[in-house]
C1' cells in the first nucleotide's frame, strides 16, 4: 500500500441476506417465597447500534468517507 472480517445496554451475542416497534442470556436494582444466606419466581432500569455524511416516507440494515481491532497479500536485503 491492496483485499477481507468485526464494531449493537456493564459483559457475551442475535437482528443486516429481504429497510418498517432494537432483542436474548448473564450481571445490576426492587419485590415474593426462606429465620438469614444461597436458590427459585415475578418485575424494573439500562442503547444517540464505532464516528460523520448521503439515499429514503422510514436506516443497526443500503451508499460514501473516516476511526479502532483482527486476518491475508504485497513491499521491505
Nucleotide at each position: 500500500c491492496g483485499g477481507g472480517g468485526c464494531g449493537u445496554g456493564g459483559c457475551g451475542c442475535a437482528g443486516u441476506c429481504u429497510g418498517g416497534u432494537a432483542g436474548c442470556g448473564c450481571a445490576u436494582u426492587c419485590g415474593a417465597c426462606u429465620g438469614g444466606g444461597g436458590g427459585u419466581c415475578g418485575a424494573a432500569a439500562g442503547g444517540u447500534c464505532g464516528c460523520a455524511g448521503g439515499u429514503u416516507c422510514g436506516a443497526a440494515c443500503c451508499c460514501u468517507g473516516c476511526c479502532g481491532c483482527c486476518c491475508c497479500g504485497a513491499c521491505c536485503a

Overview: Predicted 3D model of a 77-nucleotide RNA (transfer RNA) from an Alphaproteobacteria bacterium. Its Rfam family is "tRNA". The sequence is in RNAcentral, with records from ENA. Its mean pLDDT, the model's own confidence on a scale to 100, is 80. Taxonomically the source falls in Alphaproteobacteria (Bacteria, Pseudomonadati, Pseudomonadota). RNAcentral records the identical sequence in 2 taxa.